[in-house]
Molecule: transfer RNA
Organism: Candidatus Woesearchaeota archaeon
RNA sequence: GCCUCUGUAGCUUAGCGGUAGAGCGUGCGGCUGUUAACCGCAAGGUCCCCGGUUCGAUCCCGGGCGGAGGCG
Numbered sequence: 001g002c003c004u005c006u007g008u009a010g011c012u013u014a015g016c017g018g019u020a021g022a023g024c025g026u027g028c029g030g031c032u033g034u035u036a037a038c039c040g041c042a043a044g045g046u047c048c049c050c051g052g053u054u055c056g057a058u059c060c061c062g063g064g065c066g067g068a069g070g071c072g
Stems, first nucleotide, its partner, number of pairs: 001071007010024004018055001026042005048064005
């Protein structure tokens, strides 16, 4: 330098173009003599950035930036 994959909550991640979900963690409550475990509820997201397409973009297209792998 070129090619492929990848970027979503604190962490790990799902998400056939139509209001963004889960597990763990966190907070509150229940249960228990207490803690843990277990059960319930809640908060938490500029979907990496800038453009484009579209009535509408996390999703499609272009360019950047970061990460992983491959080739030279």